[in-house]
RNA sequence: CGAGCCGGCCGGGCGGCCGCGUCGAGGCGAUGAGUCUCGCCGAGGAAAGUCCGGACUCCACAGGGCUGGGUGGUGGGUAACACCCACCCGGGGCAACCCGCGGGACAGUGCCACAGAAAACAGACCGCCGCGUGCCUUGUGUGCGCGGUAAGGGUGAAACGGUGGUGUAAGAGACCACCAGCACCCCAGGCGACUGGGGUGGCUCGGUAAACCCCACCCGGAGCAAGGUCAGACAGAGGACGUUCGAGGGCUGCCCGCCCGAGUUCUCGGGUAGACCGCUGGAGGCCGCCGGCAACGACGGCCCUAGAUGGAUGGUCGCCGGCCCCGGAACCUCCCGGGACCACAGAAUCCGGCUUACAGGCCGGCUCGUCCU
Repeated sequence: CGAGCCGGCCGGGCGGCCGCGUCGAGGCGAUGAGUCUCGCCGAGGAAAGUCCGGACUCCACAGGGCUGGGUGGUGGGUAACACCCACCCGGGGCAACCCGCGGGACAGUGCCACAGAAAACAGACCGCCGCGUGCCUUGUGUGCGCGGUAAGGGUGAAACGGUGGUGUAAGAGACCACCAGCACCCCAGGCGACUGGGGUGGCUCGGUAAACCCCACCCGGAGCAAGGUCAGACAGAGGACGUUCGAGGGCUGCCCGCCCGAGUUCUCGGGUAGACCGCUGGAGGCCGCCGGCAACGACGGCCCUAGAUGGAUGGUCGCCGGCCCCGGAACCUCCCGGGACCACAGAAUCCGGCUUACAGGCCGGCUCGUCCU
């Protein structure tokens, strides 16, 4: 200098004028409605998606079975998680790093198009060998039939281990050496997943579970329109079932079982619906220091940063900044002028994550290549 990988941050700034919301203080008003002045504060890294996990609130808690759902290597973090960190294994990459629906195919079922002889205990298209027989040019010929064979060739994403040899009529793990794989045993390292090494052996019995399934572990329901307080208003008419021979309700998505229980429920019709709490002090933020590879945690100090409810933070002017394009000067940089533009996007109970969107800019670390010293 170039190419890449990983992480973090900002995302317009300043000023003038006018204008908003909660809260606090003061004034006017009647101590009201309201209004004026001053002051602190006033959207996000994703507020989005509503995909996970919770806090909180209410219902329930009597157990058992079934169903349904979630997760899926090991260890740790966390309130918890399908999240985060570290490691293991597999794959990609020269590497930094990235990816993983990461237990099981010897419980069972299904699927593997086309091609190919044959796609799971499969198979003979071209072949190789032996026997019999016919023909002829008597040869390492050729046709047919029977038997043996899967080493060679072909098809395919994938063809029932690989290389070399012995052996055979021709072959074949039929046998042997080495290797790979699998099973079992032993040693060493590691908390563990697993890794390294040694030995024995049958010789070797595809892939797919992000197909159904099996295995292991986990799981009450609903949600701030949850749930409360105050105020306000109320008109009945008809019917069904039931009061211990139990209507209805709960555990409960279903069944068994258990518990509560004197009223429950349907149709038609009438009336009220305003204010307040929940509502923001938190598994909170920032700084320092210690432990830890890290995620994160302990200790100490400082801080309070929207709480609306038809729903607030805006408009305008000026200067600056940034990206892009054009022109001039210049020729590492940089300077002058003009033009056009400045991302994604708006809280509504809150928090920890994940996913998606994002013009442009800044910082740090690491890998590879080239050149110089």